[in-house]
This is a predicted structure of a 69-nucleotide RNA (c-di-GMP-I riboswitch aptamer) from a soil metagenome.

RNA sequence: AAACGGCAAACCCGGGGCGACCCGGGGACGCAAAGCCUCCGGUCUCAACGAGAUAGCGGGGUUCCCGAA
Numbered sequence: 001a002a003a004c005g006g007c008a009a010a011c012c013c014g015g016g017g018c019g020a021c022c023c024g025g026g027g028a029c030g031c032a033a034a035g036c037c038u039c040c041g042g043u044c045u046c047a048a049c050g051a052g053a054u055a056g057c058g059g060g061g062u063u064c065c066c067g068a069a
Base pairs, nucleotide, nucleotide: 006031007030011026012025013024014023015022016021029056035062036061037060039059040058041057042054043053044052045051046050
């Protein structure tokens, strides 16, 4: 390189949450870690100064499939 596969944005339906968002189903924009973890920075939310959300914002940690010339 190629193959077998994997995940699943927007949007829609159902449920949860004050909210950011999350979960299930449909869906496929993309992704080689778009597997997992909030340690750092960013962004966002609130019942706001300490609690949250985002791992598909980046860094970091950790584990991992296939593999020709």
The sequence is in RNAcentral, with records from MGnify.
The coordinates come from a structure-prediction model, not an experiment, and the mean pLDDT is 86.